Model confidence (mean pLDDT): 86 of 100. The part of an RNA shown here (small-subunit ribosomal RNA, 3' major domain) has 482 nucleotides and comes from a soil metagenome. Rfam family: Bacterial small subunit ribosomal RNA.

Context: one part of a larger RNA
This record gives sequence, structure tokens and C1' cells, in this order.
RNA sequence: UGACGGGGGCCCGCACAAGCGGUGGAGCAUGGGGAUUAAUUCGUCACUAACCGAAGAACCUUACCCAGGCUUGACAUCCGCUGUAAGUCCGCGAAAGCGGUACCCCUUGCUCGAAAGAGUGAGCAGCGAGACAGGUGUUGCAUGGCUGUCGUCAGCUCGUGUCGUGAGAUGUUGGGUUAAGUCCCGCAACGAGCGCAACCCUCACGCCAUGUUGCCAGCGUUAAGUCGGGCACUCUUGGCGAACUGCCCGGGUAACCGGGAGGAAGGUGGGGAUGACGUCAAGUCGGCAUGGCCCUUACGCCUGGGGCUUCACCCAUGCUACAAUGGGCGCUACAGAGGGAUGCGAGACCGCGAGGUGGAGCCAAUCCCACAAAAGCGCUCUCAGUUCGGAUUGCAGGCUGCAACUCGCCUGCAUGAAGUCGGAAUCGCUAGUAACCGCCGGUCAGCUAAACGGCGGUGAAUACGUUCCCGGGCCUUGUACA
Repeated sequence: UGACGGGGGCCCGCACAAGCGGUGGAGCAUGGGGAUUAAUUCGUCACUAACCGAAGAACCUUACCCAGGCUUGACAUCCGCUGUAAGUCCGCGAAAGCGGUACCCCUUGCUCGAAAGAGUGAGCAGCGAGACAGGUGUUGCAUGGCUGUCGUCAGCUCGUGUCGUGAGAUGUUGGGUUAAGUCCCGCAACGAGCGCAACCCUCACGCCAUGUUGCCAGCGUUAAGUCGGGCACUCUUGGCGAACUGCCCGGGUAACCGGGAGGAAGGUGGGGAUGACGUCAAGUCGGCAUGGCCCUUACGCCUGGGGCUUCACCCAUGCUACAAUGGGCGCUACAGAGGGAUGCGAGACCGCGAGGUGGAGCCAAUCCCACAAAAGCGCUCUCAGUUCGGAUUGCAGGCUGCAACUCGCCUGCAUGAAGUCGGAAUCGCUAGUAACCGCCGGUCAGCUAAACGGCGGUGAAUACGUUCCCGGGCCUUGUACA
């Protein structure tokens, strides 16, 4: 100087407390461990691994296993020879590949030539030789880059000066204040940098501009903003304005704090992006790049099939429930944000349905996906393992795709399991949040999505307080630790 303390003081954070809903019990989904296996590819392991890389494992992917094959190789550059640019056909074969023959008859520049044709070059293919290719082989303790975490925490430093033999200190401590090393006051310090804040995006208000969306607001018309017509309103897109403790009262030397007015909005307005010096030899050589090492008829490459989907168990994250503020049936409302061209696909018709036929319209504020659901109204069920719950299984079908046996999703009928609110323990959340409800998207042929990312609808309770648990900041103290 740090680190540590079941030392002290001060102060924060859904850290506790207060409150609401969960997890831990059940069934299922997904991931991980373990076991199994020819293989069940690999990485990741407290918080910070385990719906993580994987925003899509039937083949492909694929890195694993078995089998069949190839070697200058699936890919790049260079040399020589040959040639028809590519392809079709036949045999073996699961394909890859190997072998064979005929058919077909070819792109282009230049030169010679009357033409036929010849030569040469480029492209491409085959053969040959070697330089080389190739490696998801190894080392994240050789690395770049990127990332997690402490932590959006308020800190981390420097120049000069001063003090100290020196390590170093001072500044950065102190008194107040703040979300903040934020600001004020003081001070052997005076300044400065990286952080904080602000500048950026978005939501909330208004104005201007904008009118193939919106509007009977006023007129005509209609089944319908459907049409005429109009841009006022809603809205769209762009720009501008608006909030600064600016004003008032009280407290305070000040910074600032409490209250109030006006206002769509206050005292950092809500949300996002943004992550200082560093820590964990944290993570990643399997995204990519890259040093060293290693394999080169194979640790490279191609193909068929299998595996990554195994299952006595254990763990993690979720979904659905155990019902009556609920289940079923009927009727009837109200969103936002997205996506759409070998795409979204309306009305109509067929089918109980998944879906099929068909194809209008739409490169999309103009058409489609697309009925939002919870909610509301009416009827029914009457407390039962039930008209709760839907696992499991049987049969019959639909769709995608070369192909759904291993191993897809969906529909109908039948079957109806566990489960009656969950031990010790444990998680999230402070407001339009939690909880509940549905909708969309990416990936994608299809989908194991109950995941992830967004969107809106309905919409709470509680916070006395900081003693205690966890994490952190500042000062101080002890130390046999560095």
C1' cells in the first nucleotide's frame, strides 16, 4: 500500500422486511449428469454450466459409429500432354465409385488460307508428375478478436507542486449534499484524463408541413367510407417547440432539501442504447483469424445406413393441471406490432376436422396471413377424482418432403393415467410493474416452440423500517497474510 476480520462508523441495492405470484410434490416438454451403446460427436460446470453454442439433428446439417469407395484429392495457384463445353446410354453397385461403348456434336479471341482446314491463346474437361491442398486433430496456460462477471457499482488514474531516507502519501481525506469523485464549503495543494451526467433512439403534449389511411364532422349516394366530394379531425411520415429547480413559499452561508402554482409531462418524466482502471491464467483454437505441435492412399475426401431421439436413476429450466372469481355450449365486442413473390393466398365449393379444389387480390397504410383471447350476455354442470385434469394407448385419416420404421407435425373417434395445492428449502417482481390473456416474428420444405425475441389487452397488493441474511461503496481500526 492492499487484502481480510463471526472490528467499528456512515450509506446504498427486490438484500431483508411488507406484499403478490411461483419453484421444490404430479404428468409432459427441453437441457445437463450418470448409466448404456458399434456410436450415443464436441464444448460449457457455484453465483457467471445445464430451452447454453443450436434463431429448427428424419437425409442434409454432422463434426460420431459401421460399411463401400477416392487419392493432386470436394476447394486454390503453378507445369506438361490430350481433348468433344456439357451431357446421354450400357454393366456391377445401396449410393459414391469403378469399367465400357456408341451416340450427340460444342463457347470464344488472334494468325495463315479462296475454301476445306491448320496453328496458337483463353474458358472448360480428362490424364500425368510434383510443389502443394486438406484436418471441427492438439494447446483459450502461446495468441488476436469477441463475450460473461463484479457492475450502471462510483469509482480508477495522471501532470506539476509539497511531505517522507524509502515503499509511498497528499490531491481523492474532512463538513454538508446527490442516483453519482453530483455539486457546495473547507483544506499544501493546483489542475487534468478515463468513468458519472448530457449529447443518440423511443414513448407521452402541442404546432407546421404531408394527404389513394381517416371522416357524414357538413352535403349527395350506398348493403358497406362503397362512390362523388373534402383534409377539418383520427392517423402516417418529417421537422420544430416544450422542462431549466425557470417561478412562488419555507429551511439552509452555499450546494441543496421540503411544499406549491402553471403544465401533456416535472426535479435524472418512463424505457432503451451506452459498461471506467481492472478481477476471475473466467469462456471460446468447434464462428472467424492465428504461433507451435501432430496426421498426410490418411487424423484428408465422397457415399449408403445408423447415431446425436438410448433409460434403473439424479439435477436444472419450463408447460399443463389439481377446478365453481371454474369447465362446457351458444351469441356478441375491443388491440398493437409484425410477415408476405418459385411468397401471403380472400370469397366460393368439398370434408365432422386436419385439410383439399380453386384461384380474386396483393411487390402491399390500398390485398392476404387474421376469427385476437381473456372480457360481456344467456343456458348448463353442483363439489364428485367429477361434464375437473389431460398423460398414455388403439384405430382411422391429413400435410410437408426423394424418403416420416428407427425419429415429424396435425385431425377425428375411442381410451382416459398421475394429480385434491405440494417436506426441508428456494425464485421473481416496487406500476401500467407483478399476475392473467391472447397475437406476431426469426430460424424453417416440414417440425418435436411448452423455447427465444417482440406486441398489445385486463390490471393489483405492499414497503413500518435497516436489527438481521446476501452483494457493494466511503472512512477508520487490528493483523503473525501478500